[in-house]
RNA sequence: CAGGCCGGGUGACCGCGGGCCGCGCGAGCGGCUCGAGGAAAGUCCGGACAUCACAGGGCAGGACGCUGGGGAAAUCCCAGGCGGCGAAAGCCGACGGAAAGUGGCACAGAAAGGAGACCGCCUCCGGCGAGCUUCAUCUCCGGAGACGCCGGGGGCAAGGGUGAAAAGGUGGGGUAAGAGCCCACCAGCGCCGUGGUGACACGGCGGCUGCCAAACCCCGUCCGGUGCAAGGCGAGACAGGCUCCGCCCGAGGUGGCCCGCCGAGGAGCCGGGUGCGCCGCUCGAGCCUCCGGGGAACCGGAGGCCAAGAUGGAUGGUCACCCUCGACAGAAUCCGGCUUACAGGCCUGCU
RNA sequence: GCCGGAGUAGCUCAGCUGGUAGAGCAGCUGAUUUGUAAUCAGCUGGUCGGGGGUUCGAUUCCCUUCUCCGGCU
Numbered sequence: 001c002a003g004g005c006c007g008g009g010u011g012a013c014c015g016c017g018g019g020c021c022g023c024g025c026g027a028g029c030g031g032c033u034c035g036a037g038g039a040a041a042g043u044c045c046g047g048a049c050a051u052c053a054c055a056g057g058g059c060a061g062g063a064c065g066c067u068g069g070g071g072a073a074a075u076c077c078c079a080g081g082c083g084g085c086g087a088a089a090g091c092c093g094a095c096g097g098a099a100a101g102u103g104g105c106a107c108a109g110a111a112a113g114g115a116g117a118c119c120g121c122c123u124c125c126g127g128c129g130a131g132c133u134u135c136a137u138c139u140c141c142g143g144a145g146a147c148g149c150c151g152g153g154g155g156c157a158a159g160g161g162u163g164a165a166a167a168g169g170u171g172g173g174g175u176a177a178g179a180g181c182c183c184a185c186c187a188g189c190g191c192c193g194u195g196g197u198g199a200c201a202c203g204g205c206g207g208c209u210g211c212c213a214a215a216c217c218c219c220g221u222c223c224g225g226u227g228c229a230a231g232g233c234g235a236g237a238c239a240g241g242c243u244c245c246g247c248c249c250g251a252g253g254u255g256g257c258c259c260g261c262c263g264a265g266g267a268g269c270c271g272g273g274u275g276c277g278c279c280g281c282u283c284g285a286g287c288c289u290c291c292g293g294g295g296a297a298c299c300g301g302a303g304g305c306c307a308a309g310a311u312g313g314a315u316g317g318u319c320a321c322c323c324u325c326g327a328c329a330g331a332a333u334c335c336g337g338c339u340u341a342c343a344g345g346c347c348u349g350c351u
Numbered sequence: 352g353c354c355g356g357a358g359u360a361g362c363u364c365a366g367c368u369g370g371u372a373g374a375g376c377a378g379c380u381g382a383u384u385u386g387u388a389a390u391c392a393g394c395u396g397g398u399c400g401g402g403g404g405u406u407c408g409a410u411u412c413c414c415u416u417c418u419c420c421g422g423c424u
Base pairs, nucleotide, nucleotide: 001349002348003347004346005345006344008322009321010320011319012318013317014316016035017034018033019032020031021030022029023028037328041339042338044337045336046335047334048333049227050226051225052224056259057258058257059256061223062222063221064220065219066080067079068078069077070076081095082093083092084091085090096218097217101216102215103212104211105210118160119159120156121155122154123153124152125151126150127149128148129147132145133144134143135142168186169185170184171183172182173181187209189206190205191204192203193202194201195200231279232278233277234276240270241269242268243267244266245265252262253261286305287304288303289302290301291300292299293298323326352423353422354421355420356419357418358417361376362375363374364373370407378394379393380392381391382390400416401415402414403413404412
C1' cells in the first nucleotide's frame, strides 16, 4: 500500500416479538425453537412488485458518456487504454465532440479571437545641429556623409509591460528589422500504413494550432406517472342536504403538453358515522460448501439450509467470571449498488 | 415509512444567464430639540450551513454531508 474477516466471550435467572406442538369450552398456561447490520443509515441511483391501458406515438424535459466484457438494470462491477499523483507497491479521474453553430473570457492591458501596436526595432522623406569624418579652399562662405533630436509615411511582432491566458514551445538559419519565412527536436490536429476485437500505440507525410460544453448546444444510449401511507379483501356504524361539471359536441382516468386508449359518473361545501380485522409480508436476481469454465467481474452444475416480520411497533435487563474493557449505529415491501459513520483487533500478499 | 422544499448581515428577504454580495428594519456616530421620539446625513456588520470538484475566477454549475420546514394513512 492492496485485499479479506471480526467487531466483546461464557454461564445462570428474569422479560419481550414471531412460529410450531401439547393442555384447556374459552381467556390463557406450559414446552421447544428463531429473533438486527456491515453499514439495518442517507434516500443518491437502478430494479422487482402493485396500480393507472397489457404503457402505445410525438413534443418538451431529464439522466448518462474512453474501450471490451459482466449484470435484470444502474451515477454498478471487472479488465484494458489514456491522463494525473507517488521513490515504489499502488491510488485517483463526469475521460464523447471546441476542424458544426451560438455565446463567454470581468479587472488590467495597445490588443481577449475576423487580433493588435503603448514602449520598442527597422526603413524612407523633410527640418535642425558653432561639434565629428571627408571633398574643395589662403581663410570665411560651401558640398557630401555618419551620428543625434524633432515631425511625417511605411514595415515588424523578436523584446519590454498587462493578464489566469497574448495566436504553438526551445534552439539555429534567414532578414533592413522581423516572423513556421525556412530547418531540427518536442506538444497538438488531419491523412496514410502497421499492430490490436477496440479505446489506442508506433512509423511516415501534410498544413500550421488559445481556453470554457459540471455555458447553450451537437452526437450516441436510455427514461410513462405514482410509491406497500402502492394495492386488495372482509366486518361494522350512520342521515342526509346544497352547488357545479358531464353522459358521444363526453366530465374524469391523465401525470408538463398534444394524440391515442378507457369511459358514466365525477368534483366541492355542510352535516353524520367509523377510525377495526386480514392479505400484500417475506423463499429470494436467496445463503453455505464443493466441482467445472473464465485473466477477472461473473456464469454453470451438484449437495445442503430456511435464518426477524412488528403495527404504538419485540430483539432487553440483572448477577458471576474472563479479556485487549468493547466504535459507528438499530429492521418496517423486498433486492442490487453507491455514498457517508466506525474504538479496536486478526489474516494474506506487495513496496 | 414514502415524497417534496429551504439554508445569504442580529431579523426578514433580493441577488440564481459565473466576474468587487445588496435592500428594509435593528445597532453606532453626528445634526435637529430644553430633552426624548420621529426626521435627515454618515458608518459598522457577511467562513453566502460544512467539505470537495469544474473554471483563470463559484452565493451562482456539479457531487457529498449537516440542519430546518412541509405534504401523504
Model confidence (mean pLDDT): 80 of 100. Predicted 3D model of RNase P RNA and transfer RNA as a complex of 424 nucleotides. It holds a member of the Rfam family "Bacterial RNase P class A". Gene Ontology terms of the family: ribonuclease P activity, tRNA processing and dimeric ribonuclease P complex.